[in-house]
Order: sequence, then C1' cells, then structure tokens
RNA sequence: CAGCGACAAAGGCAAACCCACCGCGAGGUGGGGACGCAAAGUCACGGGACCCACGUGGUCGGCCGGACUGCCGAA
Repeated sequence: CAGCGACAAAGGCAAACCCACCGCGAGGUGGGGACGCAAAGUCACGGGACCCACGUGGUCGGCCGGACUGCCGAA
C1' cells in the first nucleotide's frame, strides 16, 4: 500500500414514529428519537421501485450494481 473486517480503540450516521416547515405528489429540510449501518459518506452512470402537472419531467444512494473518497489495523 492492497485485500480484509475484530466480543479492538476513537468516533460517525440515523430507520420507524412524533412535531414544524417546503412540495400537486413521490419525497425533502430542521428538531426529537434509534431499527440498524464498516462506508447508512458523495454521485441518478446502469437496473429497479415510486410520483405527477404525463413532459426531452421528477423522487429514492438505508433496493441492487458501479464509480470516487474516508477512520482504525487484530486474524
């Protein structure tokens, strides 16, 4: 350094649900809250699902794949 992912260490993220706001909606933002997550960090590139005002439109990265980046260092 790469691969890999520990009954390791330091941490991190935050499902469902509730409140407020935005959006036609899928959903998003903030707060609370934790089901879980070794990338549950980023990206709509491919597949898929979803929404609509059906368009050369939109949403979902915690559905799968891929790409880029990142902490630690046991076997």
Molecule: c-di-GMP-I riboswitch aptamer
Organism: Actinotalea sp. M2MS4P-6